[in-house]
RNA sequence: CUGGAAGGCGGCUAGGGUUCCGAUCGCGAGUUUGCGGUGCUGGUCCGAGAGCUGCAAUCCAGCUGGGAGAAAUCGGCUGGAGGCACGGCGGGAUAAAAGCCCGGGAGAC
Numbered sequence: 001c002u003g004g005a006a007g008g009c010g011g012c013u014a015g016g017g018u019u020c021c022g023a024u025c026g027c028g029a030g031u032u033u034g035c036g037g038u039g040c041u042g043g044u045c046c047g048a049g050a051g052c053u054g055c056a057a058u059c060c061a062g063c064u065g066g067g068a069g070a071a072a073u074c075g076g077c078u079g080g081a082g083g084c085a086c087g088g089c090g091g092g093a094u095a096a097a098a099g100c101c102c103g104g105g106a107g108a109c
Base pairs, nucleotide, nucleotide: 004109008055009054010053011052012051015046016045020043021042022040023038024037025036026035027034028033058081059080060079061078062077063076064075065074084104086107090102091101092100
């Protein structure tokens, strides 16, 4: 200096905060409401490339269809594969934060 291909969607979890609900504290009203504070092992919410799981794309094999047959191509069905993975600082979004996004980035190897 060059190279190290591998994209998408859903459900969930670790994790995350505080819009909304709930809880709790204070104050005002005065009997169930208002305002403000506290993230509170709660619900909603956000949520992983390097977490789990399902699916699709894609690839492989077998069987099969399109009226003579064969090959190619295209389609259908069935089965299989669908991998691996160390990683900041900083910045960004949202109410806010984060294992979210920048980012399989920089770097390391």